[in-house]
RNA sequence: CUUAUUGACCUGCCGAAUUCGUUCCCGCUCGGCGCGGUGGCGAUACGGGGGACCCGUUAGUCGGGGCGAAUCGGCCACUUGGGCCGUAGCGCAUCUCUUUCAGCGCGAGCCCGCCAGCUAACCCCGGAGGCACCGUGGAAAGAGGGC
Numbered sequence: 001c002u003u004a005u006u007g008a009c010c011u012g013c014c015g016a017a018u019u020c021g022u023u024c025c026c027g028c029u030c031g032g033c034g035c036g037g038u039g040g041c042g043a044u045a046c047g048g049g050g051g052a053c054c055c056g057u058u059a060g061u062c063g064g065g066g067c068g069a070a071u072c073g074g075c076c077a078c079u080u081g082g083g084c085c086g087u088a089g090c091g092c093a094u095c096u097c098u099u100u101c102a103g104c105g106c107g108a109g110c111c112c113g114c115c116a117g118c119u120a121a122c123c124c125c126g127g128a129g130g131c132a133c134c135g136u137g138g139a140a141a142g143a144g145g146g147c
Stems, first nucleotide, its partner, number of pairs: 011132004019043004024039001025037004046126005055117001063115001064112004072086005089106004095144005100138003
C1' cells in the first nucleotide's frame, strides 16, 4: 500500500414495528444508591383483521381467504418440484415531501382452516426482524421545517 474477515461508534436503509414506565426477575457492586438486559408485565407513535342497514355478489374441491411491492406470462428440464427470460408492482442518503428523466436492485415468504364482499356501533391482533458504512445521479416547480 492492497485484499478479505471480525468487532465498535457515527450515520443511514427496508419495514407498521417507535417511544416510555415498572416496589417483578437476572447481572454488575461487600452492600446501598445506581447502571444494564434479545427477560417478565403494562402502556404507546404507528399498523392490520373481523363485524349491520344500504349497496354489491350468484360463485362455492377446479374450495375460499389474510399479511406483504412481491402479481402474471413464456421457454427449458424434471417427474419432479428446479433454471432462465420478461412483467404488474416496489425500493435506492437534497432536512422532509411531490413531479419527471436515466442508472442499480427486489419482484419473496408466511398464515387462517371450509370460513370472512363493503360495513356504523362494537370486538380482536401486531407494535418484529434483517441490512449497509462517502453510499445512484440529473432536471424542474412547489410546500414544510430548522438556524
Predicted 3D model of a 147-nucleotide RNA (c-di-AMP riboswitch aptamer (ydaO/yuaA leader)) from a Thermoleophilaceae bacterium. The sequence was found by an Rfam model in a public genome assembly. The organism belongs to Thermoleophilaceae, within Bacteria. Its mean pLDDT, the model's own confidence on a scale to 100, is 78. Rfam family: c-di-AMP riboswitch aptamer (ydaO/yuaA leader). From the family's description: This family represents a conserved RNA structure found upstream of the ydaO and yuaA genes in Bacillus subtilis and related genes in other bacteria. Its family is annotated with cyclic-di-AMP binding and regulation of gene expression in the Gene Ontology.